[in-house]
Parts: sequence; C1' cells; structure tokens
RNA sequence: GGCUCCGUAGCGUAAUGGCUAACGCAUUGCUUUCCGGUUAAUCCCGAGAUUGGCAAAGAUUGUGGGUUCGAGUCCCGUCGGGGUCG
Repeated sequence: GGCUCCGUAGCGUAAUGGCUAACGCAUUGCUUUCCGGUUAAUCCCGAGAUUGGCAAAGAUUGUGGGUUCGAGUCCCGUCGGGGUCG
C1' cells in the first nucleotide's frame, strides 16, 4: 500500500431503511432486610454491611458528506483498532 471485519451510555451487547435507539451490569435516589450506636422499646443516627423491590439519570450510534419521505443500518471520504495479502 491492496482487501476485509469492527467502532452504539462508564462497561458488555441488541436493534428488518420506519413507534420516543432497547437490554444487562455499574452509578444515583427511595424502600426492604441485617449490623453498630442510642433507647425501657421504638423513633432516630452511621462517609456501616447487604438482599430484594421501585424509580431516575446516562447516547448527536468514531467523524464529515451523500442517497432517501425517512439512515445506527445503504453509498463515498476520513480517523482508530483487528485480521489477511504483498
């Protein structure tokens, strides 16, 4: 240098050219349970632990254009990474 595959939320993935780009983990809040402190017992407090539940926030789909009524998806350029050939 040629060909080819990949790039989507902090991480891991989904999404037939057509609904508000979906799901899991993580994060945050509330709640449940436990522990410690306090108390007669609760309430309450903890920058303690932890199980389950509910909810929230988080993406200009690597980037710049094009096609189309409509693009994460198709086409072209470009950036990064992997593979392969020379």

This is a predicted structure of an 86-nucleotide RNA (transfer RNA) from Morchella populiphila. The prediction has a mean pLDDT of 80. RNAcentral records the identical sequence in 2 taxa. Its Rfam family is "tRNA". Rfam's curators write: Transfer RNA (tRNA) molecules are approximately 80 nucleotides in length. Rfam links the family to the GO term triplet codon-amino acid adaptor activity. By type it is a transfer RNA.